[in-house]
């Protein structure tokens, strides 16, 4: 140095141009003597940053920043 690639709740991963959902964890209720298993219930994220196009953008498009392999 070039061309890809990936960025979405504490973790991890799915999603689509009409304001996001899975599984684990947290929290709480039931259950039990008590723990664990089970069953319900809630929080918690406006998607990585700015710009553009749209009536609308997490999604399109431009740039920039992070990490990842790959090439040389």
């Nucleotide at each position: 140095u070039g061309g890809g690639g990936u960025g979405u709740g504490g973790c991890u991963c799915g999603g689509u141009g009409g304001u996001a959902g899975g599984g684990c964890g947290c929290u709480u209720g039931c259950c039990u003597u008590g723990c664990a298993u089970g069953c319900g219930a809630g929080a918690g994220g406006c998607c990585c940053u700015g710009g553009g196009u749209u009536c609308a953008a997490u999604c399109c498009c431009c740039a920039g920043c992070a990490c990842c392999a790959c090439a040389a």